[in-house]
RNA sequence: GGGCCCGUGGUCUAGCUCGGUAUGACGUCUGCUUGACGUGCAGAAGGUCGCGCGUUCAAAUCGCGCCGGGCCCA
Numbered sequence: 001g002g003g004c005c006c007g008u009g010g011u012c013u014a015g016c017u018c019g020g021u022a023u024g025a026c027g028u029c030u031g032c033u034u035g036a037c038g039u040g041c042a043g044a045a046g047g048u049c050g051c052g053c054g055u056u057c058a059a060a061u062c063g064c065g066c067c068g069g070g071c072c073c074a
Stems, first nucleotide, its partner, number of pairs: 001073007010026003020057001028044005050066005
């Protein structure tokens, strides 16, 4: 230098093929339960979907560029 894959709440992850409200688990917080902790039950907060531009009525999803990580070739 070239090719391919990946980037989504604090952590892991679904959703991307086929554009239409961003999913679940763990963790955190609150309440109930307990003498207390834990467990269990109920609820809540937490996301510029790596960044920018474009296409579109509408982009996590499509196109282009860039950044970061991994693998391969030279």
Record summary:
Model confidence (mean pLDDT): 84 of 100. A computed fold for a 74-nucleotide RNA from a marine sediment metagenome, annotated as transfer RNA. It matches the Rfam family "tRNA". Gene Ontology term of the family: triplet codon-amino acid adaptor activity. Rfam classes the family as a transfer RNA.